Predicted 3D model of a 74-nucleotide RNA (transfer RNA) from Candidatus Woykebacteria bacterium GWA1_44_8. Its mean pLDDT, the model's own confidence on a scale to 100, is 80. Rfam family: tRNA.

């Protein structure tokens, strides 16, 4: 220049065409003299931007970001 992998919640990963989830955090609450544990309910998330589809996190292209190979110049 080329090629291959990877970007989802604050963190760490699942989900790979049809309601975007889990533990951990974080806030309430219950319980308790107070705290922690333990329960319960909350919270918040697909790197960006076109394409394709009835429908895209999922394919396709581009471009960012982060790895690994490979090669050219000097």
């Nucleotide at each position: 220049a080329g090629g291959c992998c990877c970007g989802u919640a604050g963190u760490u990963a699942a989900g790979u065409g049809g309601c975007a989830u889990a533990a951990c955090g974080g806030c309430g609450g219950u319980c308790u003299c107070c705290a922690a544990a333990a329960c319960c309910g909350c919270u918040a998330u697909c790197g960006g931007a076109g394409g394709u589809u009835c429908g895209a996190c999922u394919c396709c292209u581009c471009c960012c970001g982060g790895g690994c190979c490979u090669g050219c110049c000097a």